[in-house]
Molecule: c-di-AMP riboswitch aptamer (ydaO/yuaA leader)
Organism: Peribacillus muralis
RNA sequence: AUUUCUAAAUCGCUUAAACCUUAUGGUGCGGGGGACCCGUUAUUAGGAUUAUUGUUUAAUCCAAGGGGUGAAUCCUUCCAAGGUAGGGCUACUCUUAGGUCCGAAUCCGACAGCUAACCUCGUAAGCGUUAUAUGAGAAGGAAG
Numbered sequence: 001a002u003u004u005c006u007a008a009a010u011c012g013c014u015u016a017a018a019c020c021u022u023a024u025g026g027u028g029c030g031g032g033g034g035a036c037c038c039g040u041u042a043u044u045a046g047g048a049u050u051a052u053u054g055u056u057u058a059a060u061c062c063a064a065g066g067g068g069u070g071a072a073u074c075c076u077u078c079c080a081a082g083g084u085a086g087g088g089c090u091a092c093u094c095u096u097a098g099g100u101c102c103g104a105a106u107c108c109g110a111c112a113g114c115u116a117a118c119c120u121c122g123u124a125a126g127c128g129u130u131a132u133a134u135g136a137g138a139a140g141g142a143a144g
Base pairs, nucleotide, nucleotide: 011128012127013126014125018027019026020025028123029122030121031120032119033118038113044063046062047061048060049059050058051057065111066108067107068106069105074083075082076081086102087101088100089099090098092137093136094135096133097132
């Protein structure tokens, strides 16, 4: 000096996912349910199991339907890929341009429009872009 691995700290990024506290707590941030008014005009054809003397009815489970969180939707297709609505980063903020990446996953379980009061839930997890440029603005430092 270079490369690899590990650990810690600082800084930064996606995200609601941070802070305080002795605590099963609090604050902040985020999600769902839930009136009038408004809007909508739909209400599973089903399958399996159990209970019932039987029909019937009820309960449980599965599934096309429907709905929620999320940027993550849709199209084409030689089935392995491409494109795309949309979203993020590029180290003060914003505009414009360039560069670069994502475009998933999962939950509810027949069922939910909006929605004040009210009720209720979450506060996980995963990572490492960069002296990119232009204009405007803000903040700070140094000198006088």